[in-house]
RNA sequence: AUUAAAGGUGGCUAGGGUUCCAGCCGUGUGAUCACGGUGUUCGGUCCGAGAGCUGCCGCCAAUCACCGCCGCGUACAGGCGUAGAUUGGUACACGGCGGGACAAAAGCCCGGGAGAU
Repeated sequence: AUUAAAGGUGGCUAGGGUUCCAGCCGUGUGAUCACGGUGUUCGGUCCGAGAGCUGCCGCCAAUCACCGCCGCGUACAGGCGUAGAUUGGUACACGGCGGGACAAAAGCCCGGGAGAU
C1' cells in the first nucleotide's frame, strides 16, 4: 500500500558459525589429567527464515438450535445483541551494499528497508 480478514506463536528445515562437548594436532606425563592451537572438523549443544514446511491461537465471511431486546391487542414475519457450533478463507511477494547482537556467523535483526518491475 492492498484486502472481508492478510496478525501472533510453537515445532522442523534450508542455512550459520565456534561459547560448551567431542574430533584432530602439539606440549607437560608412564598413565590419568591439564594447557594451547584448529571450524579448510560433513559431529552433539547452540542461532535460524516476510518472501521455506507444518501445527495452534487470533481475525474475516456464510449458515444454524437456544437465550435476551425491539416490534405486536394476541400472534406471525422480521431486525439487533451475546455466546457456541459447522464450513470456507487468511492474498501476493525480484531484492543489494552496509551495519547490529550473542562466543561468533547466517536466509536472524535493521528489512515487505534502499532499489528494481
Background
This is a predicted structure of a 117-nucleotide RNA (Guanidine-I riboswitch aptamer) from Niveispirillum lacus. It was read from a public genome assembly, where an Rfam model found it.